[in-house]
This is a predicted structure of a 101-nucleotide RNA (Glycine riboswitch aptamer) from Reyranella sp. The organism belongs to Reyranella, within Bacteria. Model confidence (mean pLDDT): 78 of 100. Rfam family: Glycine riboswitch aptamer. Rfam describes the family as follows. This family represents the bacterial glycine riboswitch. It was read from a public genome assembly, where an Rfam model found it.
Formats: sequence, structure tokens, C1' cells
RNA sequence: UCGAUACCUGUGGGAGAGACCGCCGGAUCUUCUCGAUCGCGGCGGCGCCGAAGGAGCAACCGGCCCCGGAAACUCUCAGGCAAACGGACCGCAGGAGGAUG
Repeated sequence: UCGAUACCUGUGGGAGAGACCGCCGGAUCUUCUCGAUCGCGGCGGCGCCGAAGGAGCAACCGGCCCCGGAAACUCUCAGGCAAACGGACCGCAGGAGGAUG
């Protein structure tokens, strides 16, 4: 002097799947009985999704003959299935860092 992998912050993009059914409560309307509605809350049930997290195995890699690491694959424990939030991953800007030439 070049300045990587991984890390942090901000920002942009970012998929999938029931605004399901039932019960209870609340609010509103009403003929104040019944009933209807809801960007509302709780519980239960079935169906579905996978890209927070988690788990499992594998190609492969490392040590050494048996262990370890390991995916966007698999499983759905968790999470999610209108909007919002979240969201693996990708781009841009900055920060720290310092492999390597």
C1' cells in the first nucleotide's frame, strides 16, 4: 500500500399457505325478544405453509477408523396462513477488522 471471509448499523427488495369452522365474552345496530355485523379478545377443532429459530441426514470437508462440521434438502417442535409485524437470502452505504498480494 491492496484490502478478502465472517461481524455490526442504516436502508431497499423479499415467497408460501383458511380474512376457515364452532363456542364464549365485548361493542354497535335492531322490532331492544330473536337476529345481524366486527381491522376486537379468549378457548377448541380440522386443513395447509416454510425463508425467524430448532432438529435430522447427505454430497463434501477436517482429524484419523471412529468422531466432528455441514444445505435453500428433509421434519414441522416452534413460527406462520387478510393487512401490519416478522422473514432466510440479495443489493447499496457506512463502521470495525485485518487474511492475502